[in-house]
Context: one part of a larger RNA
RNA sequence: GGCGUACGGUGAAUGCCUUGGCGCUGGUAGGCGAUGAAAGACGUGGAAUAACUGCGAUAAGCUUCGGGGAGCCGUUAAUCAGGCUUUGAUCCGGAGAUCUCUGAAUGGGGAAACCCGACCGUUAGGUCACUCCGCAAGGAGAGCGAACUGGGAGAAUUGAAAUAUCUUAGUAUCCCUAGGAAAAGAAAUCUAAAGAGAUUCCCUUAGUAGUGCGAGCGAAGAGGGAAUAGCCUAAACCUGAGGAGCAUUGAUGCUCGACUUAGUCGAGUAUGAAUGCUCUUCAGGGGUUGUAGGGCGUACAAUAAAGCAGACUUAAGUUGAUAGCUGAACACAGCUGGAAAGCUGGGGCAUAGAAAGUGAUACCCUUGUAAGCGAAAUCGACGAGAGCUGUGAGUACGUUCCUGAGUACUACGGGACACUCGAAACCCUGUAGGAAUCUGGGUAGACCACUAUCCAAGGCUAAAUACUUACCAGCGACCGAUAGCGAACUAGUACCGUGAGGGAAAGGUGAAAAGAACUUCGAGAGAAGAGUGAAAAGAAUCUGAAACCGUGCGUCU
Numbered sequence: 001g002g003c004g005u006a007c008g009g010u011g012a013a014u015g016c017c018u019u020g021g022c023g024c025u026g027g028u029a030g031g032c033g034a035u036g037a038a039a040g041a042c043g044u045g046g047a048a049u050a051a052c053u054g055c056g057a058u059a060a061g062c063u064u065c066g067g068g069g070a071g072c073c074g075u076u077a078a079u080c081a082g083g084c085u086u087u088g089a090u091c092c093g094g095a096g097a098u099c100u101c102u103g104a105a106u107g108g109g110g111a112a113a114c115c116c117g118a119c120c121g122u123u124a125g126g127u128c129a130c131u132c133c134g135c136a137a138g139g140a141g142a143g144c145g146a147a148c149u150g151g152g153a154g155a156a157u158u159g160a161a162a163u164a165u166c167u168u169a170g171u172a173u174c175c176c177u178a179g180g181a182a183a184a185g186a187a188a189u190c191u192a193a194a195g196a197g198a199u200u201c202c203c204u205u206a207g208u209a210g211u212g213c214g215a216g217c218g219a220a221g222a223g224g225g226a227a228u229a230g231c232c233u234a235a236a237c238c239u240g241a242g243g244a245g246c247a248u249u250g251a252u253g254c255u256c257g258a259c260u261u262a263g264u265c266g267a268g269u270a271u272g273a274a275u276g277c278u279c280u281u282c283a284g285g286g287g288u289u290g291u292a293g294g295g296c297g298u299a300c301a302a303u304a305a306a307g308c309a310g311a312c313u314u315a316a317g318u319u320g321a322u323a324g325c326u327g328a329a330c331a332c333a334g335c336u337g338g339a340a341a342g343c344u345g346g347g348g349c350a351u352a353g354a355a356a357g358u359g360a361u362a363c364c365c366u367u368g369u370a371a372g373c374g375a376a377a378u379c380g381a382c383g384a385g386a387g388c389u390g391u392g393a394g395u396a397c398g399u400u401c402c403u404g405a406g407u408a409c410u411a412c413g414g415g416a417c418a419c420u421c422g423a424a425a426c427c428c429u430g431u432a433g434g435a436a437u438c439u440g441g442g443u444a445g446a447c448c449a450c451u452a453u454c455c456a457a458g459g460c461u462a463a464a465u466a467c468u469u470a471c472c473a474g475c476g477a478c479c480g481a482u483a484g485c486g487a488a489c490u491a492g493u494a495c496c497g498u499g500a501g502g503g504a505a506a507g508g509u510g511a512a513a514a515g516a517a518c519u520u521c522g523a524g525a526g527a528a529g530a531g532u533g534a535a536a537a538g539a540a541u542c543u544g545a546a547a548c549c550g551u552g553c554g555u556c557u
Stems, first nucleotide, its partner, number of pairs: 001556009015542001016508002020479002022476007029468002031144002039102003042056003046080002050076003062096006071084003107116003117128004130141004148179001150176004159166001189196002200226004210217002230460003233404001237285012253269007290438001292403003295399006307391004312387003317382006324373003330346001332345004347364002349353001355367003409433007419445001440455005495502002515541001518529004
């Protein structure tokens, strides 16, 4: 020195564990903010106070109303001192008070948490940004927030085995905007000779029809479900109140003048009173559709309320949320053990044998569970009834008054439709042109005819649908500390970067600290005893593999 073996060191794997995560289900809530948010800075404790939590100069808290019932003065985290508390503390919940400074930040400024003002007020304190609405008084807005919604703008990697049309994709991303949902929505729809009857969502039709050179893209009608709900205007016409124009007339009253004082005439007031017509504005009524409907006129009927409906207002009450409460049955015996919940034997409860904890595995030890009960205060849902609104509430004949115009449509250029310009309709519209008026107009995939169907150019509308920052309850052939969130621990921390940004490592003594008094050696660290404990598991703490490093012994050279 090699090999073997025993015993150690180092090291942290493995096993076991779980405070934390991940995913999902159901429900709640779906917002907060100039009454100053979200997010922060700085403070705040009897002693010392670093961090977390709470709070705000009233500062781990104040008031009040409820709950609760014996201890309490939050955590890492012990200690001392001093207090509070059955006259009900600590704690939990409702309501309120306080709430420094920054921040939309808003008196002005600013390198956020700082600086500097003006006015009112004795002080305390209050007011002073901008935009919009409003005569004013006053009111509204702004900013933040995970996804979901609608709209505006809009890629590329990629695929086509290259690549340009195409695809990725109207995706990512950016911007605007709203709500608890949003959007859409009561047919100028769709069909096909039969009919359906607003919208939305799901299944299916169907990877079909179609489209594309290809790669690919990709419907609709019908059918089955979820949920259902329908309405209001513009116009014609009537009424009222104004405004403008035209026509007729030239008034009443007042003033002045002449004649005269009973009065008469003329002028002014007069850019005019009054009446009629036309146009126009506002308000109320009326009216709202396609087998056309409505208005107006005439005739007839009726003379107005039972009922029905409501998405509007109110509301008795019911119910729920935000604290809680009651809650069965072994102090069973023996054995093993440090410890009984284990084993043996006996007993009991069960609308409760879900689960967790307790010195090993507990229906009967604890918390709970089944079942039942509960609110002074604040809030939500439903809601009888009442009010209000609508409907109920016409028919026939005539008339031809109305029925949404720079619209429909056309041309050119684009977009969007499953549809790439195509035979390319339908839909949207930048430019130019530009109708009809019910004997009207749109659509049925060029276009025309026939036939069918619907009525654009105004608006509102719950539910079924989408999502989950957050809260509650629960679940998992999800993870178990190199896993699971980046984060089970002082984690978006330490640290890195000028910055945008990037971004860790790090869990486990024991049932209980019982955390090792005391002695010896040592400067100490540490060790040897002693002691605790079931066991040193000894704080570098469960288990403690391997690599790696030693010591003893054996053997080989």
This is a predicted structure of a 557-nucleotide part of an RNA (large-subunit ribosomal RNA, domain I) from a Bdellovibrionota bacterium. RNAcentral holds the full RNA, with entries from ENA. The prediction has a mean pLDDT of 84.